[in-house]
Context: one part of a larger RNA
Molecule: large-subunit ribosomal RNA, domain IV
Organism: groundwater metagenome
RNA sequence: AUUGGUUAUGGGAAUUCGGCAAAAUAGCCCUGUAUCUUCGGUAUAAGGGGUGCCUGCACUUGAAUAAAGCGCAGGUUGCAAUAACAAGUGGAGUCCGACUGUUUAGCAAAAACGUAGGUGACUGCUAGUCAGCAAUGAUGAGAAUAGUCACCGACUUCUGCUCACUGCCAGUACGUGAAAACCCGGUUCAAAGGGUCUAAGCGCUGGUGAAGAGCGGGCCUAACUCUGAGGCUCUCACGGUAGCGUAAUACCUUGCCGGUUUAUUGCCGGCUUGCACCAAGGAAGGAACGAGAUUCCAGCUGUCCUUAACCAAUGCCCA
Numbered sequence: 001a002u003u004g005g006u007u008a009u010g011g012g013a014a015u016u017c018g019g020c021a022a023a024a025u026a027g028c029c030c031u032g033u034a035u036c037u038u039c040g041g042u043a044u045a046a047g048g049g050g051u052g053c054c055u056g057c058a059c060u061u062g063a064a065u066a067a068a069g070c071g072c073a074g075g076u077u078g079c080a081a082u083a084a085c086a087a088g089u090g091g092a093g094u095c096c097g098a099c100u101g102u103u104u105a106g107c108a109a110a111a112a113c114g115u116a117g118g119u120g121a122c123u124g125c126u127a128g129u130c131a132g133c134a135a136u137g138a139u140g141a142g143a144a145u146a147g148u149c150a151c152c153g154a155c156u157u158c159u160g161c162u163c164a165c166u167g168c169c170a171g172u173a174c175g176u177g178a179a180a181a182c183c184c185g186g187u188u189c190a191a192a193g194g195g196u197c198u199a200a201g202c203g204c205u206g207g208u209g210a211a212g213a214g215c216g217g218g219c220c221u222a223a224c225u226c227u228g229a230g231g232c233u234c235u236c237a238c239g240g241u242a243g244c245g246u247a248a249u250a251c252c253u254u255g256c257c258g259g260u261u262u263a264u265u266g267c268c269g270g271c272u273u274g275c276a277c278c279a280a281g282g283a284a285g286g287a288a289c290g291a292g293a294u295u296c297c298a299g300c301u302g303u304c305c306u307u308a309a310c311c312a313a314u315g316c317c318c319a
Stems, first nucleotide, its partner, number of pairs: 001314008010305002014303001019300001027051005036041001038154001052076006059069003077081001089298007096290002101113002117152007128139004155285004160215003165212002167208005174203003181196004216234005243277001244274001255271006
C1' cells in the first nucleotide's frame, strides 16, 4: 500500500447521479393497530411492554408429592438475559404491470412474454387448421360449451364518429373478359387475321371498424375587458365524443399556481390553448402483489465533516 474485518467523541446523508456500501430492525409472549379496499385483505401495519436464574405458592393434564404446561408473589447477577448463533428497518406519495409465473445458458429479470378473462374470424366432420409432391398423418379415438387463427389482457366504469381509400364478405339484369369449341377467312392444304360464346377476376351494387386505417381550416360575434354559447364560409368519408392531460407522450419548458426545502431543472396536487393523448395497436380508475421506475419522512449509521487506532493475509521497503 492492497484486500478482508473490528471500533470510533461530536455531528448525522452535509457524501453521492442515487443512502451505493455499511449501520440499524430481528425470535417468542402480551397489548395495540390508521388509511384504503374487490370486504378477502392491507397487518408481524405503525406503536408500546415483557423475556435470565433462584425460592415459595396456585391452577390444568395426570393415579401421583412424578413429569409436562400455565400463572402469581418474593429474591438475585450483569452494561446487556431471543446476552453467542440464528433472526423483518419502518412509513407516505406517484408511474408501470392486475396477481403467482416466464425470459436474453455467458453484460438486460423488466414496464418485455405469459396469464385467467373479453372480442372477432374460419369450421357441420370426406370440416377448418397444420405437415407432406402424394399416399397419408396431427389436431382427435375430439365434434361448435369443440378445434384452429388473430387482437386485447384480472376487476370496475366504458369502448364515440367515419365504409371515401385498402382488405374481407355477399350480390350482380348489365360491361369487360383467355384458351378451348363453333363460325368466317384463305386459288388447294394450312397459317395469319376476324367473329360468336364464356369462367374466375375486374368494373358495378351493397355490407363490414374489438378489419388495415382516419377522425379539418378561415372570419365575425354578448350591457368594461376577456372569452365566445352563437352565426357565416371553404372542404371532407367523418371532422376526436367520454375520459385523461406539461403525461414513460408537451417542442416552447425549469409552462403557471399551490405544497414540500434555508435554497428544488426534482416530486406531489391543480390549471391546461394536447408541437404531436384518446377509447380492445384499448381509455380512465383501481385493493392486493413487485430483487420494476421515481420522490419524500422517521430511525440508523465512517457515505461524509476528518480522519484515527487495531486484527488477519498478501505485496513492497529496511536491517